[in-house]
RNA sequence: GACUUAUCAAGAGUGACCGAGGGAACAGGCCCUAUGACGUCCGGCAACCUCUUUUUUAGGAAAGGUGCUACAUCCUGUAGAAUGACUUCAUUCUGGAAGAUAAGCU
Numbered sequence: 001g002a003c004u005u006a007u008c009a010a011g012a013g014u015g016a017c018c019g020a021g022g023g024a025a026c027a028g029g030c031c032c033u034a035u036g037a038c039g040u041c042c043g044g045c046a047a048c049c050u051c052u053u054u055u056u057u058a059g060g061a062a063a064g065g066u067g068c069u070a071c072a073u074c075c076u077g078u079a080g081a082a083u084g085a086c087u088u089c090a091u092u093c094u095g096g097a098a099g100a101u102a103a104g105c106u
Stems, first nucleotide, its partner, number of pairs: 001106001003104006013042001015041003021032003026077004043069003048065002050061004073098001078095007
C1' cells in the first nucleotide's frame, strides 16, 4: 500500500515552547488564527486492542499498544425520496463515494 469488519453529532487546557498560516486532497461555502492558530511537549479524553467480574445484548479498570483533544469526518459535491418555491433553486431524510481511526489479513 491492497482487502475485510466496526465506528465516526459524546468527551478532552486560563499550561510550556514555537511563530504563520490552518480546518486531508480538488471546487464552492463557512470558520479558526499575532488576544498566538498549526505543530511539538506536558496535561487530559475515550476505551479499538488489552486486563478483569463471570453471565454477559451487561458491568468495571486504564499499566501497556494505538487513537483523539475548534466547528457533525466543519458543511456541500453522487443517487433516490419528501416539502416549498416553480424555469431552476432551497430545506430535510436515506443511501453511496471519498476520508479518518482501530482490529484482522495479505